[in-house]
């Protein structure tokens, strides 16, 4: 330099045009004499960044950044 893959909640990941989700973690409450376990609820996201297409983009297209793999 070229090609491919990944980037979404604090973490690990799903979702591939039409309201952004799960698990774990965090916080509150219940249960217990206390902790743990268990139960109920809540908070937490400009979906890496910039543009384009579209009535509508996390999703499609272009560029760019970071990480991984391969080729030279």
């Nucleotide at each position: 330099g070229c090609g491919c893959g990944a980037g979404u909640a604090g973490u690990u990941c799903a979702g591939g045009g039409g309201u952004a989700g799960a698990a774990c973690g965090u916080c509150u409450c219940c249960u217990u004499g206390c902790c743990a376990a268990g139960g109920a609820g809540a908070a937490g996201g400009u979906c890496g960044c910039c543009g384009g297409u579209u009535c509508a983009a996390a999703u499609c297209c272009g560029g760019u950044c970071u990480c991984g793999c391969g080729c030279u």

Overview:
Predicted 3D model of a 72-nucleotide RNA (transfer RNA) from a Candidatus Levyibacteriota bacterium. Its Rfam family is "tRNA". The RNAcentral record of the sequence draws on ENA. The coordinates come from a structure-prediction model, not an experiment, and the mean pLDDT is 83. The organism belongs to Candidatus Levyibacteriota, within Bacteria.